[in-house]
Molecule: FMN riboswitch aptamer (RFN element)
Organism: Shimia aestuarii
């Protein structure tokens, strides 16, 4: 340094102001938020004479992943070719699951400056939710830490 196994820690933000109504933080107008790993024409710190090397950052809309929904399978119950409520499966590797362009710089922009847009699970609600409450003192993409095998 790189594999490996165990075991522990840590992992998500937001309705503030107006308007209509019987009623909206859920509608209208203005606001606000942006997991995790990848990429790299950002920036910062360090080393080289230099070409450069390194460390740290850097994308909601580029590439992939989570969690949820929905399929599958179990089990329980009912008013049974279905329905409800539990649990389990992410190789279910295009089920659903979302959304980016203009202008400038540059050899080169999806990533960088400007600028104008767009999106964002399920279940509830006195009215249709990304922001409110609920499954959730869960679950996780991951990160990191210490403790061992073995090269």
């Nucleotide at each position: 340094u790189g594999a490996u196994g165990u075991u522990c820690u840590c992992a998500g933000g937001g309705c503030g102001g107006g308007g209509u109504g019987a009623a909206a933080u859920u509608c209208c107008c203005c606001a606000c938020c942006g997991g995790c790993g990848g990429u790299a024409u950002u920036u910062g710190g360090g080393g080289g004479a230099g070409a450069c090397c390194u460390c740290a950052u850097g994308a909601g809309c580029c590439c992939g992943c989570g969690a949820g929904c929905g399929g599958c399978c179990c089990g329980a119950c009912c008013g049974a070719u279905g329905g409800u409520c539990g649990g389990g499966u992410g190789a279910c590797a295009a089920g659903c699951a979302g959304a980016u362009c203009c202008g400038g710089u540059g050899c080169g922009a999806g990533g960088c400056c400007g600028g104008a847009g767009c999106c964002g699970a399920c279940g509830g609600u006195g009215a249709u939710a990304g922001u409110c409450c609920g499954g959730a003192u869960g679950g996780a993409a991951g990160a990191g830490a210490a403790c061992g095998u073995g090269c």